[in-house]
Context: one part of a larger RNA
RNA sequence: GAUUGAACGCUGGCGGCAGGCUUAACACAUGCAAGUCGAGCGGUAACAGGUCUAGCUUGCUAGACGCUGACGAGCGGCGGACGGGUGAGUAAUGCUUAGGAAUCUGCCCAGUAGUGGGGGAUAGCCCGGGGAAACCCGGAUUAAUACCGCAUACGCCCUUUGGGGGAAAGCAGGGGAUCUUCGGACCUUGCGCUAUUGGAUGAGCCUAAGUCGGAUUAGCUAGUUGGUGGGGUAAAGGCCUACCAAGGCGACGAUCCGUAGCUGGUCUGAGAGGAUGAUCAGCCACAUCGGGACUGAGACACGGCCCGAACUCCUACGGGAGGCAGCAGUGGGGAAUAUUGGACAAUGGGGGCAACCCUGAUCCAGCCAUGCCGCGUGUGUGAAGAAGGCUUUCGGGUUGUAAAGCACUUUCAGUGAGGAGGAAGGCUUUCAGAUUAAUACUCUGGAGGAUUGACGUUACUCACAGAAGAAGCACCGGCUAACUCCGUGCCAGCAGCCGCGGUAAUACGGAGGGUGCAAGCGUUAAUC
Numbered sequence: 001g002a003u004u005g006a007a008c009g010c011u012g013g014c015g016g017c018a019g020g021c022u023u024a025a026c027a028c029a030u031g032c033a034a035g036u037c038g039a040g041c042g043g044u045a046a047c048a049g050g051u052c053u054a055g056c057u058u059g060c061u062a063g064a065c066g067c068u069g070a071c072g073a074g075c076g077g078c079g080g081a082c083g084g085g086u087g088a089g090u091a092a093u094g095c096u097u098a099g100g101a102a103u104c105u106g107c108c109c110a111g112u113a114g115u116g117g118g119g120g121a122u123a124g125c126c127c128g129g130g131g132a133a134a135c136c137c138g139g140a141u142u143a144a145u146a147c148c149g150c151a152u153a154c155g156c157c158c159u160u161u162g163g164g165g166g167a168a169a170g171c172a173g174g175g176g177a178u179c180u181u182c183g184g185a186c187c188u189u190g191c192g193c194u195a196u197u198g199g200a201u202g203a204g205c206c207u208a209a210g211u212c213g214g215a216u217u218a219g220c221u222a223g224u225u226g227g228u229g230g231g232g233u234a235a236a237g238g239c240c241u242a243c244c245a246a247g248g249c250g251a252c253g254a255u256c257c258g259u260a261g262c263u264g265g266u267c268u269g270a271g272a273g274g275a276u277g278a279u280c281a282g283c284c285a286c287a288u289c290g291g292g293a294c295u296g297a298g299a300c301a302c303g304g305c306c307c308g309a310a311c312u313c314c315u316a317c318g319g320g321a322g323g324c325a326g327c328a329g330u331g332g333g334g335a336a337u338a339u340u341g342g343a344c345a346a347u348g349g350g351g352g353c354a355a356c357c358c359u360g361a362u363c364c365a366g367c368c369a370u371g372c373c374g375c376g377u378g379u380g381u382g383a384a385g386a387a388g389g390c391u392u393u394c395g396g397g398u399u400g401u402a403a404a405g406c407a408c409u410u411u412c413a414g415u416g417a418g419g420a421g422g423a424a425g426g427c428u429u430u431c432a433g434a435u436u437a438a439u440a441c442u443c444u445g446g447a448g449g450a451u452u453g454a455c456g457u458u459a460c461u462c463a464c465a466g467a468a469g470a471a472g473c474a475c476c477g478g479c480u481a482a483c484u485c486c487g488u489g490c491c492a493g494c495a496g497c498c499g500c501g502g503u504a505a506u507a508c509g510g511a512g513g514g515u516g517c518a519a520g521c522g523u524u525a526a527u528c
Stems, first nucleotide, its partner, number of pairs: 001528004006524005013375006019368002021333001026331003030328003035078003040075002043071002047069003050065007085286003094211007103203002108199008116150001118148002126139005156165003170191006178185002212258003219249003224246008261283004265276004288309005311322004339365001341364003347361001348359004378408004388399004412469001414464005422455001425451001427449008472517005477498003483512005493500002
């Protein structure tokens, strides 16, 4: 000099853009953060409409009916493995770069072939029982895109190449003939389902090189190193197991100890290098601590399950409940770090045919000079060089065109009015095309209409009034830009280094003046 996720002191007008627990991976009250689908299913607890019945104060009350819009609880499907947080652990099962072969991959895209016919249960509901609760047990009954056989098998799997094995589910919209037990069959369209091939995406595995300090850590290792047989996995492999051999690593630093998430990057520097890893992005690890598996395409799963431990809470003492390193917020720790805010309008995600629902992701707003950037606190004129202050050699000098006065302007803030863009979509009417037996339905494209904004009193523009509301901080001995007076008298004090102070202190304290930066200025800490 540059820099910072900074803190402290004094001071503080506005805006834009960013950033904001670096400490206790300490403990957490409360609310929210993952749901959705009735176009899978049986249904109907609540709400609304309709129909029926009864009472009557003739427009109300009560009851019944799932008939309709819808929908609590339940079965079922998909999603809760993403998104969000944190950096404890980890010096290599990690990360970075470059390669590799023995693998899997829901949803998505493209292709091929199918989607036939049956069965038995079980939630819910009802009845009964136990328990303080959490919840649990028994009986009867019921549905499915839940579950299980049978049939079929282009391709698929196994194979001794003879053969053997294995699948599925329906739902919704529309409809001219034909049939009908008036439910539908049938046709068609869309969404699904099954098997399989290829792709895309994602993930698992292996190899090489690089990746902090300590030798006051020199030897380490028995599943250890390799082979064979077997097992296991989606997959190679001591991954596991039995037997056999005796190997494997190490001064090119093994092992042990300490420290640490890694990288793109960031800061500094002419560079080489040094330091660092906040925000943003990629990867990894973790979810009170330790262990385990289940489900699933994917987890050994932050807001799932089981066991153990500590802690907290409830209890009728028998037994139960919980996990903010999600967003806010609280206590604590600390020099120190924010609101128990708004909205799904946009972007994205989950579910759904869709409308739509959910989304503390996200977008916004609030707080903080924490940083960077921009703007303002007026402009011109004005010498009687006013008054006052300070100083003086008492003549004056200086503050100083500074003020006052005169003439202007109105940024920003204030008040009032207008006012973009962020909106693409979705809904509805209609036209054309595709599909089809069909001028239905559905899809694609065009046109018209009414609409969808948290921010928001938006940005921006115009008008109004009046210089009106807006300057501090540090320093002035040398380094280092800037000097005098008074007080003090090796005292009080200053200080980054040299050093000042013992009676004329440009170095302490105050004042006047000056210098430097400026909504900041200094100090401290840290890095180059």
A computed fold for a 528-nucleotide part of an RNA from Oxyrrhis marina, annotated as small-subunit ribosomal RNA, 5' domain. The coordinates come from a structure-prediction model, not an experiment, and the mean pLDDT is 88. Its Rfam family is "Bacterial small subunit ribosomal RNA". The organism belongs to Oxyrrhis, within Eukaryota.